[in-house]
A computed fold for a 104-nucleotide RNA from Sphingosinicella sp., annotated as Glycine riboswitch aptamer.

RNA sequence: GAUGUGCGCGCGGGAGAGGGUAAAGAGAUGCUUUGGCAUCAUCGUUACCGCCGAAGGAGCAACCGCCCCGGAAUCUCUCAGGCAAAAUGGACCGCGCGUCCUUA
Repeated sequence: GAUGUGCGCGCGGGAGAGGGUAAAGAGAUGCUUUGGCAUCAUCGUUACCGCCGAAGGAGCAACCGCCCCGGAAUCUCUCAGGCAAAAUGGACCGCGCGUCCUUA
């Protein structure tokens, strides 16, 4: 001590799947005997069914290692998360910066 690996930060890109059903509550509209009733699926909550996988988590494994054992996926599962648009999140990719390690 370039490059490179790992990690962190910033910027950009970034998919999939229901505008489902029901309940009470709130809101809006109409009627009204002012007690309430009906409609809307607008708002959040709860429950049920269906679905997705690329936060996280778990399982198996090609493979790898210091081979007792350990590491290990974009595969599998779906606990969590998500399923109109938007927002949030988002594995991963690119660029830039910083840092650990290593090397020409």
Taxonomically the source falls in Sphingosinicella (Bacteria, Alphaproteobacteria, Sphingomonadales, Sphingosinicellaceae).